[in-house]
RNA sequence: GGGCGUUUGGCACAGUGGUAGCGCGCAUGCUUUGCAUUGUCAUGGUUGCAUGAGGUCGAGGGUUCAAACCCCUCAACGUCCA
Numbered sequence: 001g002g003g004c005g006u007u008u009g010g011c012a013c014a015g016u017g018g019u020a021g022c023g024c025g026c027a028u029g030c031u032u033u034g035c036a037u038u039g040u041c042a043u044g045g046u047u048g049c050a051u052g053a054g055g056u057c058g059a060g061g062g063u064u065c066a067a068a069c070c071c072c073u074c075a076a077c078g079u080c081c082a
Stems, first nucleotide, its partner, number of pairs: 001081007010024002013021001018065001026052005033045001035044003058074005
């Protein structure tokens, strides 16, 4: 230098033209308990559930009534070739 792939909440990912989502994590509330600490009306851990916060979808531009999704340019990362 060239080819291919990836880029979406804090993390791992889904979503292939029509409302941006799941899990984990986080916050709050309720709940469970052969639990821990403590002078006990408390704090923490543990179990389950509910609610909530958090993303201008890597950046810019284009197509379209409508773009995370299609097109162009650029960037970062991975990989292969030279």

This is a predicted structure of an 82-nucleotide RNA (transfer RNA) from Trametes punicea. The organism belongs to Trametes, within Eukaryota. It matches the Rfam family "tRNA". By type it is a transfer RNA. Model confidence (mean pLDDT): 81 of 100. RNAcentral holds the sequence, with entries from ENA.